[in-house]
RNA sequence: AACGAACGCUGGCGGUAGGCCUAACACAUGCAAGUCGAGCGAGAACGCACUUUCGGGUGUUAUUAGAGCGGCGGACGGGUGAGUAACGCGUGGGAAUCUACCCAGUAGCGGGGGAUAACUUGUGGAAACGCAAGCUAAUACCGCAUACGCCCUAAGGGGCAAAGAGGGCUGUUUACACUAUUGGAUGAGCCUAUGUCGGAUUAGUUAGUUGGUGAGGUAAUGGCUUACCAAGACUACAAUCCGUAGCUGGUUUGAGAGGAUGAUCAGCCACACUGGGACUGAGACACGGCCCAGACUCCUACGGGAGGCAGCAGUAGGGAGUAUUGGACAAUGGGCGCAAGCCUGAUCCAGCGAUGCCGCGUGAGUGAAGAAGGCCUUCGGGUUGUAAAGCUCUUUCAGUAGGGAAGAUUGUGACGGUACCUACAGAAGAAGCUCCGGCUAACUCCGUGCCAGCAGCCGCGGUAAUACGGAGGGGGCGAGCGUUGUUCGGAAUUAUUGGGCGUAAAGAGCGCGUAGGCGGAUUGAUAAGUUGGGGGUGAAAUCCCAGGGCUCAACCCUGGAACUGCCUCUAAAACUGUCUCUCUGGAGUCCGGAAGAGGUGAGUGGAAUUCCUAGUGUAGAGGUGGAAUUCGUAGAUAUUAGGAAGAACACCAGUGGCGAAGGCGGCUCACUGGUCCGGUACUGACGCUGAGGCGCGAAAGCGUGGGGAGCAAACAGGAUUAGAUACCCUGGUAGUCCACGCCGUAAACGAUGGAUGCUAGUUGUCGGGAGGCUUGCCUUUCGGUGACGCAGCUAACGCAUUAAGCAUCCCGCCUGGGGAGUACGGUCGCAAGACUAAAACUCAAAGGAAUUGACGGGGGCCCGCACAAGCGGUGGAGCAUGUGGUUUAAUUCGAAGCAACGCGCAGAACCUUACCAGCCCUUGACAUACCGAUCGCGAUUUCCAGAGAUGGAUUUCUUCAGCUAGGCUGGAUCGGAUACAGGUGCUGCAUGGCUGUCGUCAGCUCGUGUCGUGAGAUGUUGGGUUAAGUCCCGCAACGAGCGCAACCCUCGCCUUUAGUUGCCAGCAUUUAGUUGGGCACUCUAGCGGGACUGCCGGUGAUAAGCCGGAGGAAGGUGGGGAUGACGUCAAGUCAUCAUGGCCCUUACGGGCUGGGCUACACACGUGCUACAAUGGCGGUGACAGAGGGCAGCCACUCAGCGAUGAGGAGCUAAUCCCUAAAAACCGUCUCAGUUCGGAUUGCACUCUGCAACUCGAGUGCAUGAAGUUGGAAUCGCUAGUAAUCGCGGAUCAGCAUGCCGCGGUGAAUACGUUCCCGGGCCUUGUACACACCGCCCGUCACACCAUGGGAGUUGGUUUUACCUGAAGGCGUUGAGCUAACCCGCAAGGGAGG
Repeated sequence: AACGAACGCUGGCGGUAGGCCUAACACAUGCAAGUCGAGCGAGAACGCACUUUCGGGUGUUAUUAGAGCGGCGGACGGGUGAGUAACGCGUGGGAAUCUACCCAGUAGCGGGGGAUAACUUGUGGAAACGCAAGCUAAUACCGCAUACGCCCUAAGGGGCAAAGAGGGCUGUUUACACUAUUGGAUGAGCCUAUGUCGGAUUAGUUAGUUGGUGAGGUAAUGGCUUACCAAGACUACAAUCCGUAGCUGGUUUGAGAGGAUGAUCAGCCACACUGGGACUGAGACACGGCCCAGACUCCUACGGGAGGCAGCAGUAGGGAGUAUUGGACAAUGGGCGCAAGCCUGAUCCAGCGAUGCCGCGUGAGUGAAGAAGGCCUUCGGGUUGUAAAGCUCUUUCAGUAGGGAAGAUUGUGACGGUACCUACAGAAGAAGCUCCGGCUAACUCCGUGCCAGCAGCCGCGGUAAUACGGAGGGGGCGAGCGUUGUUCGGAAUUAUUGGGCGUAAAGAGCGCGUAGGCGGAUUGAUAAGUUGGGGGUGAAAUCCCAGGGCUCAACCCUGGAACUGCCUCUAAAACUGUCUCUCUGGAGUCCGGAAGAGGUGAGUGGAAUUCCUAGUGUAGAGGUGGAAUUCGUAGAUAUUAGGAAGAACACCAGUGGCGAAGGCGGCUCACUGGUCCGGUACUGACGCUGAGGCGCGAAAGCGUGGGGAGCAAACAGGAUUAGAUACCCUGGUAGUCCACGCCGUAAACGAUGGAUGCUAGUUGUCGGGAGGCUUGCCUUUCGGUGACGCAGCUAACGCAUUAAGCAUCCCGCCUGGGGAGUACGGUCGCAAGACUAAAACUCAAAGGAAUUGACGGGGGCCCGCACAAGCGGUGGAGCAUGUGGUUUAAUUCGAAGCAACGCGCAGAACCUUACCAGCCCUUGACAUACCGAUCGCGAUUUCCAGAGAUGGAUUUCUUCAGCUAGGCUGGAUCGGAUACAGGUGCUGCAUGGCUGUCGUCAGCUCGUGUCGUGAGAUGUUGGGUUAAGUCCCGCAACGAGCGCAACCCUCGCCUUUAGUUGCCAGCAUUUAGUUGGGCACUCUAGCGGGACUGCCGGUGAUAAGCCGGAGGAAGGUGGGGAUGACGUCAAGUCAUCAUGGCCCUUACGGGCUGGGCUACACACGUGCUACAAUGGCGGUGACAGAGGGCAGCCACUCAGCGAUGAGGAGCUAAUCCCUAAAAACCGUCUCAGUUCGGAUUGCACUCUGCAACUCGAGUGCAUGAAGUUGGAAUCGCUAGUAAUCGCGGAUCAGCAUGCCGCGGUGAAUACGUUCCCGGGCCUUGUACACACCGCCCGUCACACCAUGGGAGUUGGUUUUACCUGAAGGCGUUGAGCUAACCCGCAAGGGAGG
């Protein structure tokens, strides 16, 4: 784009066309083929008129109806597409034919005869339908006569007709008939060339088959039929068989070539319930005729009968699905008839259905308050939207009324009071469907929550869905719109036009060669192909163009063009073909040389292995990662000598050679194939390719017979292992070898078919030749075999004179993945199996090449307390603390490998607090706005109820502020109502912010340029170097940014400035830097200096740098801190805070009391204290740093054993206080569950606080548990570090073994980078990209789908042989019957029937 469509929703009018695609299923009912009285005989009734004896009769009806004989027509028209792959159809030719009616011509139409239906009577039968006797006519039937013409012929001759009836008018015409014949027209039959679907998993078919002769038959040719003779005929250019199918003009699609299709209209064919058959006829083997058989239906008195809608309507059924049991012969046409006319479901019309195409309408103009309503919203507004309303107009269509055709030249109009015209009323009666994620025009809200659903493909939906459903809005089309189905297109996706085959699917394993295809140069001829011109045909309709008619269009009419085809005549001769004269370039022969693992057969050689014999010799050998099985004291292994056997041929040896491929390797001989070079004598296109066919064809395997040393499937044993039907080891049989015969496959690979020609080079190597000279080199040529590379090609990789380049010819092969190179069938094979080769079903991919990452029990380089080397721990005990689990009314919540677990929590008795129980409040504990009241509010005392919140009463103090002086404004409290407040409710996977982690790892990027079709690459890689993408050098790159480093803070040295609360060398003074004095020192805190590989030597490339040294307080980033690139983990946090959405609103909000977060069979993490002598206890009493302090730190004094209490000075701090530092030193204890260890428990206290019961800390006395250094495993640390010792602070009323800081004492070790973990760079492989925690294979279990096999069973179709055999045709025989003609007087006979 199209449709004979269907379905869903919707539906105003008209024109026009079309309407069972399925069951060629079955059919009720009506109609669809009759007509002629001018061929013939016979002939009613109703009615009307007259009459009547009332029974009827007569006339008319009546040239009647209905029958019959006869003629013509029922072979046309109408339907359907079952069959048919065919001379069925299309196109074009042809000869051996017929043709009623029609036209033209010629000739005729004389005279006779005998029957028979109808009818009457009788009779059979239920009926259908008969039977018998009798009567009768014809254009029915039959002789005879005639014969222009016709037919037969033996060429003499013989044979063959006929029908009348009507009109005029009175014996002649007229129109119609009839007979014979000729020609035409029309129609039909036959033959032939060519075209006409799929299957080779159909390769052979055929006996009347192919041809001939004779005969028969037909309208006619012909094996059409038959007898005889011959053995042919068809087929790879597809016979035969199977499946499917009516063919065509056309229709539809397409730019075309093509593809699909064959409704309507038109031509042809075939069919008429199924099968067979003939009759009649001009024509049939006959849709509405006959006979027979069969199935089915109906009637029946059971004896018999009837029927055929694939005609028009209609019914049932089938189905997704297709109309009225209508009108008329008015028109067009058909049949009959002289005609009038009759018949006509052909036809013309109407009806039904949006089935298609076409046209029209459902209103037009104006109208901003941008109305209301709806929807959205950032709450401002936006949109629906000039849309509506309102105002002003119009009346197409539909409606009502009036008029009213053409179609018919003359009568007749179903359609039809239709088309059309006029008038009237009123915007009045008339809009939907689908889509809105991309393709693809059109976006928001709500609902839902991987549900419900959508979906043409990709794909949407798991709580913010432009994709589901609804709504608003928008897009598209519009009386339709979507969906489904089918065809073509897009699809160059079967490629003729117009594709491919190295790696994506695809070159046969290789050759020889048949058919076929293609083919060098030249002369002439021919004219098959080819080209020009002419003629015939190519039906009409359709398509196209022009014009015309319906108001336009669809539609219709007229004319033209076209129908790309076929046949035929003629011309040309370039090219192809054919024939022909020649040629040598292709191909081959000959001559002379050459190389070679080319092939076959026979012979022969040495090394090695194994075995046997003998000697020497002794305890092991062998084997492995390590072992064992195994061999060996019966003498192995080792070694020496001799012998046997079989197989394979070291070195040479080489991207060397040969061969078509497979393949070929010691040496010699014999036979033999091919190739190369040189010569140019010969043939003269002899060539290339090659469907089928034939041959060769590794290894394994098979058969028969040999052979068997080594090796070695199977097998056995030993190991390894979770297992080990493996890898390793010890053995070992087929086999490997030979001869003969099969098999016929391989990653049979260059994954690259063969042949020929052309298209830059450079450089190896093998075999020949030529030239030059310097004689071992150079130049050149032919043939092979490699590497690199230009143009060109390629998706890229790559190929590149050995093409995957540019061309020609031939063959083979491919057409998404899987199923499957499988099943079935066939061929081959002894078998194994090979060759040929599908479908159902299923997926939306499979695949190639390259890119970036990630990964690897891949490689290279490098780093890190990563390992190693050390020190100290954890894991065992008790306790503390956190978590899991369990429990509970609640044990609030979060954190989950590293990177959750002394984490949020820098401190849960109440509070905190979010949890639970109970009791209360509802504009609320808190914010803003409104109204009313009161001026307060607030502080405070007391009492009552209550667990308290709260409620009620009460005492005292306190006169809100401004002002224009007005209860005006502000402020506060109480009460009320509504907007709202409130939520530690959910979502960290909607978010912001903040944080963890890789990782303080050295990386991550950009601009421009260049390369690549592109993704991308380059830079950033490479050589060195560094802690570092740090720096240097090189380089199609040149630069730049974020990171690194530096700049910042602190510690370490110095200088300078300043000296109080700090300091005190010298002077004075004191118990005391206490005071005077001073600021040198310490210290404090400000500004500066200092370190930069700067200097020297070595090394390196002369660089960057590295190593060593000097100087220096400090040396190679001096130590520490802060600082965290692009990003990853949907990492963590909605419970810090903020925030979208959702949820709650007398509760999921708010208040209070009590409880809980502190539970406890258990498990884990992090710690503290220990297990003791490097220690415990007692004593002595020295040396820090950094901090904190007013609701505070608290000197000092007193009391208490002590926690602490009672007094009380100083200090808002370099001034006072916390403040005692502790390890250290001295003494004692002497290896014990202890003078270790301190849990647990009892008693008595202290402190904080409203309150220590659940549930605080501390003190004293008493008690004195486990624990004697900790399994597997695991953690931290590289120097002022680990270890050890104490001190301070935050939080805090109180509570620290945690956290954050501070100083004191103060080690050991690092060979090194193999390994574990993590990381960086380069490279490589990849089927991974959620990226190895990836991907992915097979069995098994269950369910389902499809297919193959299956003991069998059944249906259909076809073939062959045989049996029975209807109707019918032809022939023959017999019987019965018999009018026409003949013989006969007759009886009878004959011919014929």